[in-house]
Context: one part of a larger RNA
């Protein structure tokens, strides 16, 4: 020096565990904010220095209404001191009060959490000082005032209302790439994706045919399946990719204006005046395609009445569109809770829930905990019950609203810089193509029901629909948040970046990046006392404990690596 065995050290793998995660399902909720949010700064405890939590100068809290029933003064984190509490505390829930400073931050400023004001009110006799309130901007409405400039307008002032900012995804709109693919690359693709901006809601968007279809018909929109990887589009490459129809879910919900005509008002013009005309405002009327509506004429039009009004009776509808507001009741839910069955002995053991013996409950043998594996020990579970207050939903009631049609004539109305066309683009599965259809930047520019659009160039016939105004629940999408549940999901190098003082420590000027780190024991019973040592570190006894090779660097404790002892070899 090597090999082997044994015993240790080091190290922290493995096993077991789980307070934390992950995914999904169901239900709820789907917003918060000038009544000052989200997020913070600074404070706040008897001993409180720090972190977390709570709270705000009324500061781990105040008031009130309920629940609850014996202990309590939050956690890391023990202790001391002092208190509270059956006159019901702590705790849980509803409502309220307080709520510093910053932050949209909004009196002005500013290097966020700071500085400086103006006016009014109050404290003081007064000044200073202190306390309270108001004072940003923009938009809308109303009123007053009011230039150049006569009327007017701009502007100004006041009052009232609203907005602003934050928030995970989902939604609509305005903009809008490239890596990539095409085995290169330019049309094309990726993709109207990512990303930026604006806006909104609990959903959004869409939506009651100027739609499809094809000689038969359907009948708003949305979503799913299919049609179908079809028809097509395509450097006919790569690729892109429908519709009709059919089946289904949900819903079944359809409506309102503009106009014609009539009435009222204001202004202007004409006029002696009544009045007429025009514009504007309000009300009635009216809303469609087998065209509809208006106007005029005729006829009928619940009862009462000569008739009308009114009254009575009847029918229908309604708070999500179709007109709109509120209140009450009932039932149910949510925000605290309550009741809740049934087991003993013995053995082993540190400990019984295990073994053995004998019982019991079960609308409860889900689960978790308890010194090992418990239906009957604890919390629970099945089941049943419960709200002063707040709030949600459904229903009922109050309440509110509505209640003619036929026939004929007339040709008054039925959405204009619109439809359409030309040029340039975009969207449609459709790349200009035979390219319809939809949108529109520029330019032209109709018709008016004897009218107009569409049916994939265009024309005819035929069919079908009525643009140029608007609203509309449900089926659909999503989950930051709350509750319950589930898992051939993870188990500390996994699962969230974080099971621990985690978006912390630390790094970076900054935007930003971003860890490591769990386990004594059933219970601290956490080792009194003695000894070595430096009044250490560490250790040896003693003691606790089932165990201390469970001793806090603490469950188990692999390997590399180190050491000691023994044997053999060199």
């Nucleotide at each position: 020096g090597g090999u082997a065995u044994a015993u240790g050290g080091u190290g922290g793998a493995u096993g077991c565990c789980u307070u934390g995660g992950c995914a999904c399902c169901a239900g709820g909720a789907g917003g918060c904010g000038a009544c000052g949010a989200a997020g913070g700064a600074c404070g706040u405890g008897g001993c409180c220095a720090g972190g977390c939590u709570g709270c705000g100068a009324u500061a781990a809290g105040c008031c009130u209404c309920g629940g609850g029933g014996a202990g309590c003064c939050g956690c890391c984190a023990a202790g001391c001191a002092g208190g509270c509490u059956u006159u019901g505390a702590u705790c849980c829930g509803g409502g309220g009060a307080u709520c510093u400073c910053c932050g949209a931050a909004u009196g002005g400023g500013g290097c966020a959490a700071c500085c400086c004001g103006u006016u009014c009110c109050g404290a003081c006799a007064a000044a200073c000082u202190c306390g309270g309130a108001a004072c940003a901007u923009c938009c809308c409405a109303u009123a007053c005032u009011g230039a150049a400039u006569a009327c007017a307008u701009a502007g100004g002032u006041a009052u009232g209302g609203g907005a602003g900012g934050c928030g995970a995804a989902c939604g609509g709109a305005g903009g809008g790439a490239a890596g990539u693919g095409a085995a290169a690359c330019a049309u094309c693709u990726c993709a109207g994706u990512a990303c930026c901006u604006c806006c909104a809601g609990g959903a959004a968007a869409a939506g009651a045919a100027a739609u499809c279809a094809a000689u038969a018909g359907a009948g708003a929109u949305u979503c799913c399946g299919u049609c179908a990887g079809u028809a097509g589009c395509g450097g006919c490459g790569a690729g892109c990719g429908a519709a009709c129809g059919c089946g289904g879910a949900a819903a079944u919900a359809g409506c309102c204006c503009a106009a014609a005509u009539c009435c009222c008002g204001u202004u202007a013009g004409u006029u002696u005046a009544u009045a007429c005309u025009a514009a504007c405002g309000g009300g009635a009327g009216g809303u469609u395609g087998u065209a509809g509506g208006g106007u005029c004429u005729g006829c009928u039009c619940g009862g009462u009445u000569a008739a009308g009004a009114g009254c009575c009776a009847g029918a229908g509808a309604g708070u999500u569109a179709c007109a709109a507001a509120u209140c009450g009741g009932u039932u149910g839910g949510u925000u605290a809770g309550c009741a809740g069955a049934a087991a003993g002995g013995u053995c082993u053991g540190a400990a019984a829930a295990g073994g053995c013996c004998u019982g019991c409950c079960a609308u409860a043998g889900a689960g978790u905990g308890u010194g090992a594996u418990a239906g009957c020990c604890a919390c629970g579970u099945a089941u049943g019950c419960g709200a002063a207050a707040a709030u949600c939903a459904a229903c009922c009631g109050a309440c509110u609203c509505u209640c003619a049609g036929c026939a004929g004539a007339u040709a008054c109305c039925u959405g204009a810089g619109u439809a359409a066309c030309g040029c340039g683009g975009g969207g449609c599965a459709c790349g200009u193509g035979a390219a319809a259809c939809c949108c529109u930047g520029c330019g032209u520019g109709a018709a008016u029901c004897u009218g107009g659009g569409a049916g994939g160039a265009c024309c005819a016939u035929c069919u079908u629909c009525c643009a140029a105004g608007g609203c509309u629940a449900a089926a659909u999408a999503c989950u930051a948040c709350c509750u319950g549940g589930u898992g051939a999901c993870c188990g500390a190098u996994a699962g969230u970046g974080c099971a621990c003082a985690a978006g912390u420590a630390c790094c970076g000027u900054g935007a930003g990046g971003g860890a490591a780190a769990g386990g004594u024991g059933a219970a601290a019973a956490g080792a009194a006392c003695c000894c070595c040592g430096a009044u250490g570190a560490g250790g040896g006894g003693a003691g606790u404990g089932a165990a201390a090779u469970a001793g806090a660097a603490c469950c188990u404790g692999a390997a590399a690596c180190c050491a000691u002892a023994u044997a053999c070899c060199u």
The prediction has a mean pLDDT of 84. Predicted 3D model of a 570-nucleotide part of an RNA (large-subunit ribosomal RNA, domain I) from a bacterium. Its Rfam family is "Bacterial large subunit ribosomal RNA". The RNAcentral record of the full RNA draws on ENA.